[in-house]
This is a predicted structure of a 352-nucleotide part of an RNA (small-subunit ribosomal RNA, central domain) from a metagenome. The full RNA is in RNAcentral, with records from SILVA. Its mean pLDDT, the model's own confidence on a scale to 100, is 88. It matches the Rfam family "Bacterial small subunit ribosomal RNA". Rfam links the family to the GO terms ribosome and structural constituent of ribosome.

Context: one part of a larger RNA
RNA sequence: CUGGGCGUAAAGGGCGCGUAGGCGGUCAGCACAAGUCAGUUGUGAAAUCUCCGAGCUUAACUCGGAAAGGUCAACUGAUACUGUGCGACUAGAGUGCAGAAGGGGCAACUGGAAUUCUUGGUGUAGCGGUGAAAUGCGUAGAUAUCAAGAGGAACACCUGCGGCGAAGGCGGGUUGCUGGGCUGACACUGACGCUGAGGCGCGAAAGCCAGGGGAGCGAACGGGAUUAGAUACCCCGGUAGUCCUGGCCUUAAACGAUGAAUGCUUGGUGUCUGGGGUUAUAUAGUCCCCGGGUGCCGUCGCUAACGCUUUAAGCAUUCCGCCUGGGGAGUACGGUCGCAAGACUGAAACUC
Numbered sequence: 001c002u003g004g005g006c007g008u009a010a011a012g013g014g015c016g017c018g019u020a021g022g023c024g025g026u027c028a029g030c031a032c033a034a035g036u037c038a039g040u041u042g043u044g045a046a047a048u049c050u051c052c053g054a055g056c057u058u059a060a061c062u063c064g065g066a067a068a069g070g071u072c073a074a075c076u077g078a079u080a081c082u083g084u085g086c087g088a089c090u091a092g093a094g095u096g097c098a099g100a101a102g103g104g105g106c107a108a109c110u111g112g113a114a115u116u117c118u119u120g121g122u123g124u125a126g127c128g129g130u131g132a133a134a135u136g137c138g139u140a141g142a143u144a145u146c147a148a149g150a151g152g153a154a155c156a157c158c159u160g161c162g163g164c165g166a167a168g169g170c171g172g173g174u175u176g177c178u179g180g181g182c183u184g185a186c187a188c189u190g191a192c193g194c195u196g197a198g199g200c201g202c203g204a205a206a207g208c209c210a211g212g213g214g215a216g217c218g219a220a221c222g223g224g225a226u227u228a229g230a231u232a233c234c235c236c237g238g239u240a241g242u243c244c245u246g247g248c249c250u251u252a253a254a255c256g257a258u259g260a261a262u263g264c265u266u267g268g269u270g271u272c273u274g275g276g277g278u279u280a281u282a283u284a285g286u287c288c289c290c291g292g293g294u295g296c297c298g299u300c301g302c303u304a305a306c307g308c309u310u311u312a313a314g315c316a317u318u319c320c321g322c323c324u325g326g327g328g329a330g331u332a333c334g335g336u337c338g339c340a341a342g343a344c345u346g347a348a349a350c351u352c
Stems, first nucleotide, its partner, number of pairs: 004323003007306002012320001014202004021195003025089003029086004034082002036078007043070001050066006092192001093189004097184003104178007111155001116150007126137002163170002207248006216242002221237004259319006267297011279285001301308002325352003334345004
């Protein structure tokens, strides 16, 4: 290895790009013959093992014979498959053309509502907060209300089991730059493909460094309550932070707890977005069909069950990652990375 698994029991890498490697469409194409297959020869010591027989009274043991034993070597042959070289093809993949959709990304400019603050007007004794209160704010005029101004952050309604993106994620408006997917009819290239150890890049929040900014919220912290206590839940304040620019960190229940790609396998019903047909009077709409997404239900099948079910956890193939009892432990040690926090890699003794 034959011969296990990874939705929830241990186990899918957070996500891409891609190197090596692995795997790879059609021609009953041509050639070669490395793999593969067949044959011949050589060799594979003896003992041992297996089988047959013989000898010690039997057995063990001993002796004789045979067989077996190899990623073996050389030679001869076969050419279906794999491989290699050559040629050809268009169904995979890609390019061009014409369209439509989209919170995909980056940058600049800009809008209104609201909170807070400032100034001024009106106005007077409360406001605020809670289960109830108190701390707090207020006669130095608050709360309320009107007007003006400042500043920061977030974008109500639209908003939708709706859209886009590889994932993280993305939502006011306009403009510029820019990525990807989808549909349609043709033309072109001609297997250019899939996966991907290392590697490189992206990567919420929190955190870190430098410089700005700071309305609201708000770890820490202070105060008031509650309570036996209350280092909490509730209330009043409030610093880092949250925001911007540049640079780090690289982790999440980074989840669909479900790796990527391809093919095949009954159906029903929503919705988004293209295309075609039908009908009507019209481009709205009706009905039908062909794609691409995204949901729900569900047959076969699968599953320990729950459930999954053309968006598979079904039936198959290829490649990668990962698991192997619980604790010790994602710890120790070593190494790499990091300013640090720490991250990645990752045991054992012992114990049940």